The RNA shown here (transfer RNA) has 84 nucleotides and comes from Halomonas ventosae.
It matches the Rfam family "tRNA". Rfam classes the family as a transfer RNA.
Model confidence (mean pLDDT): 81 of 100.
The source organism's lineage runs through Bacteria, Pseudomonadati, Pseudomonadota, Halomonadaceae and Halomonas.
RNA sequence: GCCCGGAUGGCGAAAUCGGUAGACGCAAGAGACUUAAAAUCUCUCGGGGGAAACCCCGUGCCGGUUCAAGUCCGGCUCCGGGCA
Numbered sequence: 001g002c003c004c005g006g007a008u009g010g011c012g013a014a015a016u017c018g019g020u021a022g023a024c025g026c027a028a029g030a031g032a033c034u035u036a037a038a039a040u041c042u043c044u045c046g047g048g049g050g051a052a053a054c055c056c057c058g059u060g061c062c063g064g065u066u067c068a069a070g071u072c073c074g075g076c077u078c079c080g081g082g083c084a
Base pairs, nucleotide, nucleotide: 001083002082003081004080005079006078007077010026011025012024019067028044029043030042031041032040046057047056048055049054060076061075062074063073064072
């Protein structure tokens, strides 16, 4: 230099043919149970605004296509592998 794969919450990891994000697990917080704890069960768990309802933003970064992008297209960064 060329080719292939990957980058998604605090961590791991899904998301089928583009259909309106984060399933599931771990960790964490609150509650129940217990004399107390462990275990178990229930709920919560990205960021910002708001009293709340709710709203906005968020899939490595920057653009593009589209009514709609984690997904498609272009460029770039980083990680892994292959060839020279």